Context: one part of a larger RNA
RNA sequence: CUGCUGUUAAGGAACUCGGCAAAAUAACCCCGUAACUUCGGGAUAAGGGGUGCCUCUGGUGGUGUAGUCCCUCGCGGAUGAAGCUGCUGGAGGUCGCAGGGAAUCGGCCCAAUCGACUGUUUACUAAAAACACAGGUCUGUGCUAAGUCAUAACGACGCCGUAUACAGACUGACGCGUGCCCAAUGCCGGAAGGUUAAGGGGAGGGGUCAGCGCAAGCGAAGCUCCGAACUGAAGCCCCGGUGAAUGGCGGCCGUAACUAUGACGGUCCUAAGGUAGCGAAGUUCCUUGUCGGGUAAGUUCCGACCCGCACGAAAGGCGUAACGAUCUGGGUGCUGUCUCGGAGAGAGACUCG
Numbered sequence: 001c002u003g004c005u006g007u008u009a010a011g012g013a014a015c016u017c018g019g020c021a022a023a024a025u026a027a028c029c030c031c032g033u034a035a036c037u038u039c040g041g042g043a044u045a046a047g048g049g050g051u052g053c054c055u056c057u058g059g060u061g062g063u064g065u066a067g068u069c070c071c072u073c074g075c076g077g078a079u080g081a082a083g084c085u086g087c088u089g090g091a092g093g094u095c096g097c098a099g100g101g102a103a104u105c106g107g108c109c110c111a112a113u114c115g116a117c118u119g120u121u122u123a124c125u126a127a128a129a130a131c132a133c134a135g136g137u138c139u140g141u142g143c144u145a146a147g148u149c150a151u152a153a154c155g156a157c158g159c160c161g162u163a164u165a166c167a168g169a170c171u172g173a174c175g176c177g178u179g180c181c182c183a184a185u186g187c188c189g190g191a192a193g194g195u196u197a198a199g200g201g202g203a204g205g206g207g208u209c210a211g212c213g214c215a216a217g218c219g220a221a222g223c224u225c226c227g228a229a230c231u232g233a234a235g236c237c238c239c240g241g242u243g244a245a246u247g248g249c250g251g252c253c254g255u256a257a258c259u260a261u262g263a264c265g266g267u268c269c270u271a272a273g274g275u276a277g278c279g280a281a282g283u284u285c286c287u288u289g290u291c292g293g294g295u296a297a298g299u300u301c302c303g304a305c306c307c308g309c310a311c312g313a314a315a316g317g318c319g320u321a322a323c324g325a326u327c328u329g330g331g332u333g334c335u336g337u338c339u340c341g342g343a344g345a346g347a348g349a350c351u352c353g
Stems, first nucleotide, its partner, number of pairs: 001348002005344001007342002010339002014337001019334001027051005036041001038173001052094012067079004095099001107332005114324002119131002135171007147157003174319003179249003184246002186242005193237003199231002204226005211218002250268005277311001278308001289305005
């Protein structure tokens, strides 16, 4: 020096991204216990006290000798001094630095974020605020159900269930609420009109060659090729509905008897212009915004303000007791984290062998 380990004057987080690590707390009995709350909790809240051994003594059980009582007289029953013994009190004494004498065995409090909760997860860098969840809503499905797996066909699940069921999607306990827009996209309904395939239809035309014609050419039937009108469903166009469907939810100018602000007015655009609630937020660029709190000093934190670059209502909004190896800030206890190191134990390193 390396790793492991116990200890340390004074101070006590000054360390550090951060109390990481360590220390501290700890069992049982007694006292005592706040805000808040869904009245269950919170709670071992917090905060205190006790604990060994010996002697004496009390209470209350078990067993049960002697005695007493009963009797159907038996190796019977009831009660019960004594003795032995379980549990639990009181008083006194005594030893040590220390009595839950070793070991195992919560540190606590305050305030915010997120997620209700117990659960689940990246087997081998992530345990979480992610997933799930009970609850909520919408949609589909009437049974050979919808949906799913699979086949050449059969078949199977759903289900030996039947709309209080099953399937799909979103949200995610609970409380209070869930606004406006159907123009676009989707879905549902409608069927008058427009458009529209194959098929049907066959006007008309071409090829071929019997025949006619001197020739140019015309050209029946058959075979064959092309083929107009007309007819022809869903769909699309069209007409309505629908947001806990995909989604969206404005700009400019002026205005009140100081100033400032703008309840008010004008104008343009739109399908409609963001309601309640929340807000520098896990979302705020400018930004360490401004004010207040906490500190001697605070880019973090808490409470407010609101010009929200770029919150917002089931991709849910705002609250919320309880819960959390979550995350953030503060305090108390405690400590070698530090000021700043020191001296030890045993194992390496090193020297010899």

The part of an RNA shown here (large-subunit ribosomal RNA, domain IV) has 353 nucleotides and comes from uncultured Chlorophyceae.
Its mean pLDDT, the model's own confidence on a scale to 100, is 88.
RNAcentral holds the full RNA, with entries from ENA.
Its Rfam family is "Bacterial large subunit ribosomal RNA".